SAM riboswitch aptamer (S box leader) from Clostridium ihumii, 97 nucleotides, folded computationally.
Taxonomically the source falls in Clostridium (Bacteria, Bacillati, Clostridia, Clostridiaceae).
Its mean pLDDT, the model's own confidence on a scale to 100, is 84.
Its Rfam family is "SAM riboswitch aptamer (S box leader)". Rfam links the family to the GO term regulation of gene expression.
The RNAcentral record of the sequence draws on MGnify.
[in-house]
RNA sequence: UCUUAUCCAGAGUGGCAGAGGGACUGGCCCUAUGAAGCCCAGCAACCAGCAUUUUGCAUUGGUGCUAAUUCCAGCGGUUUUUUACCGAAAGAUAAGA
Numbered sequence: 001u002c003u004u005a006u007c008c009a010g011a012g013u014g015g016c017a018g019a020g021g022g023a024c025u026g027g028c029c030c031u032a033u034g035a036a037g038c039c040c041a042g043c044a045a046c047c048a049g050c051a052u053u054u055u056g057c058a059u060u061g062g063u064g065c066u067a068a069u070u071c072c073a074g075c076g077g078u079u080u081u082u083u084a085c086c087g088a089a090a091g092a093u094a095a096g097a
Stems, first nucleotide, its partner, number of pairs: 001097007012040001014039003020030003024074004041066003046062003049057003070090001075087004
């Protein structure tokens, strides 16, 4: 970089640390009542694994995740408008190439 699948569920009153964070742009938020990061803990079940194999399990390994629907919009469509809804794009994660 490409392909496929998923993205309205779930998960911390913990320790260290000390100012940012929510991909991008705009908005709107979170944050010294403690951001990022690290550790521990937990959630989940994509791959491996296991089983009584349309499915299930979470003891083990590889990841992932633990504010808000991927926080909302961005492009297009339906809707007179507001609003709402649908699809795409972009992004994230996994597996494969």